RNA sequence: GGGGGCUUAGGUAAGUGGUAUACCCGUCGUCUCCAAAACGACAAUCGGGGGUUCGAUUCCCUCAGCCCCUG
Numbered sequence: 001g002g003g004g005g006c007u008u009a010g011g012u013a014a015g016u017g018g019u020a021u022a023c024c025c026g027u028c029g030u031c032u033c034c035a036a037a038a039c040g041a042c043a044a045u046c047g048g049g050g051g052u053u054c055g056a057u058u059c060c061c062u063c064a065g066c067c068c069c070u071g
Base pairs, nucleotide, nucleotide: 001070002069003068004067005066006065007064010024011023012022013021018054026042027041028040029039030038047063048062049061050060051059
C1' cells in the first nucleotide's frame, strides 16, 4: 500500500428498517435483630459526521479507534 471484521448502558453481549433487550454492576424497596442470599422496582446504551427513507442501531458514504489477512 491492498483486502476483511468489529465498535450498542460502568462491564459482557443480543437485536440488523417500525417502542433498543438481557445478565453482571449501581440505586431504592420487601424480608431479617443486623447482614448475606432471595424477590420486586428503578436508573443508565446504538463511536463522530453526512446521505437514503414516512421512519436508521440496522442500508450507503466518510472519519476515528481496535483486531486479522496479504504485499